[in-house]
RNA sequence: AAUCAGAAAGGGCAAACCUGCUGAAAAGCAGGGACGCAAAGUCACAGGUCUAAGAUCUAUAGUAGAUGAUGACGGCUGGACUGCCUGA
Repeated sequence: AAUCAGAAAGGGCAAACCUGCUGAAAAGCAGGGACGCAAAGUCACAGGUCUAAGAUCUAUAGUAGAUGAUGACGGCUGGACUGCCUGA
């Protein structure tokens, strides 16, 4: 240095929920808070899931429904890149 493994040590991140802000929403950001995580670090390439604004269509019509990402999710799976410590 590379590969494999994750008991220890030093640590790291932060689910649900609450508050504020952004957004049509999903969700994101900040603070609090810890369910958990050896990549729960980064990336929407592939699959999957969520939302449905604009758009199109329908109808009992300023409303409802359907279709549908260009939106979101990396703490859904795969993949790519990077990384601390220890042991073999």
Predicted 3D model of an 88-nucleotide RNA (c-di-GMP-I riboswitch aptamer) from Metabacillus lacus.
Its Rfam family is "c-di-GMP-I riboswitch aptamer". From the family's description: GEMM was predicted in a large-scale screen for bacterial structured RNA regulatory elements.
The RNAcentral record of the sequence draws on Rfam.